[in-house]
Context: one part of a larger RNA
């Protein structure tokens, strides 16, 4: 390389968009590129391999034949690829009318609570832990009542609910705005999967500039624990957590389960439509999102119309551990460091 594989052994790119390219629905006619029959032409020669002759045999020599991955060029054939023309509508879209929703931005608005500040009431003590102590407090704390100020988050509802390609989305209104279910008509007419490279998004955390700063808290400093305690537990406590722009491009980014089509018992639940009609807690059908399970499948757990089951189509990926996700180099980045990515050794 062939083969085998990728939930949990070693392997699905975090996720979308999307060029090449590969695949590609029904039919009708052409063509005749692939396909397939024939026919000739080459495919030296020895070698191989089959029948046969010579050395007394054999090796070896020798003669005939066959083979020779094929390759031109003629003549045919047209199922099914392809190519060209032309129709269909069942894939895909568009166009009306409904729905449901933390889907995405931006702009205001609100109550609770925590902290701090002001006033009152009030006194000796709060605080914290196993236990204490540091730490606040007679300069009036803690508690308890008014008021004010400022960030962040947004209890109940809430739910194996719901939205979204992931990541991820949770007050409440306005505004702008993507996408999805669904009904019944009409239209387009294969306009479709997938997707190397490319693009775009991509939690946390961290980086640049400027806001901002209540709580929290990496570090740092006490206090205790302890034999030690650079921890676990306490008292502070700053980056940073928020914001606006720019980077960063990583994660157990998980369903560890790639994206797309089709077929393969039921049963029990929930969310959005729909159709029925005994209008009932029914029944049927449709996109989701849960549990069981059947045949099927797995090494096994398990999986099972949301498949890890049957088959296609296309793309990443694995090939004994360690050394390594490292070196070097390459691209990328302000950095931090991601990215592509080995060997020598060894066992």
């Nucleotide at each position: 390389c062939u083969g085998g594989g990728c939930g949990u052994a070693a392997a699905g790119c975090g996720c979308g968009c999307g060029u090449a390219g590969g695949u590609g629905g029904u039919u009708u006619g052409u063509u005749a590129a692939g396909u397939c029959g024939g026919a000739u032409g080459u495919g030296a020669a020895a070698u191989c391999c089959c029948a046969g002759g010579g050395c007394u045999c054999a090796a070896c020599c020798u003669u005939g034949g066959a083979a020779u991955g094929g390759c031109a060029c003629c003549c045919g054939a047209u199922a099914c690829u392809g190519g060209c023309a032309g129709g269909c509508u069942a894939g895909a879209g568009u166009a009306c009318g409904g729905u449901a929703g933390a889907g995405g931005g931006g702009u205001g608005u609100g109550g609770a609570a925590u902290u701090u500040c002001c006033u009152g009431u009030g006194u000796a003590g709060c605080g914290g832990u196993g236990a204490a102590a540091u730490g606040c407090g007679u300069a009036g704390a803690u508690a308890u009542a008014g008021g004010a100020a400022g960030g962040a988050a947004c209890a109940u509802c809430a739910g194996u609910g719901g939205c979204g390609a992931a990541g991820g989305c949770g007050a409440c209104a306005c505004c702008c705005u993507g996408g999805a279910c669904u009904g019944a008509u009409a239209c387009u007419g294969a306009c479709a999967c997938u997707g190397a490279g490319g693009u775009g998004c991509g939690a946390a955390a961290g980086c640049g500039u400027g806001g901002g700063g209540a709580g929290c808290a990496a570090a740092c400093a006490g206090g205790a624990u302890u034999a030690a305690a650079u921890a676990c537990c306490c008292u502070g406590g700053u980056a940073g957590u928020c914001c606006a722009c720019g980077c960063c491009g990583u994660a157990a980014a998980c369903g560890a389960u790639g994206u797309c089509u089709a077929c393969u018992a039921g049963c029990c639940g929930u969310u959005g439509g729909g159709u029925u009609g005994u209008a009932a807690u029914g029944a049927c059908u449709u996109a989701g999102u849960g549990g069981c399970g059947c045949a099927g499948u797995u090494a096994a757990c398990g999986c099972g119309a949301u498949a890890a089951g049957u088959a296609g189509a296309c793309c990443g990926c694995c090939u004994g551990g360690g050394g390594a996700g490292u070196a070097c180099g390459g691209c990328c980045g302000c950095a931090a460091g991601g990215u592509u990515a080995a060997a020598a050794c060894u066992c």

Small-subunit ribosomal RNA, central domain from Marinomonas pollencensis, 347 nucleotides, folded computationally. Its mean pLDDT, the model's own confidence on a scale to 100, is 88. It matches the Rfam family "Bacterial small subunit ribosomal RNA". Its family is annotated with structural constituent of ribosome and ribosome in the Gene Ontology.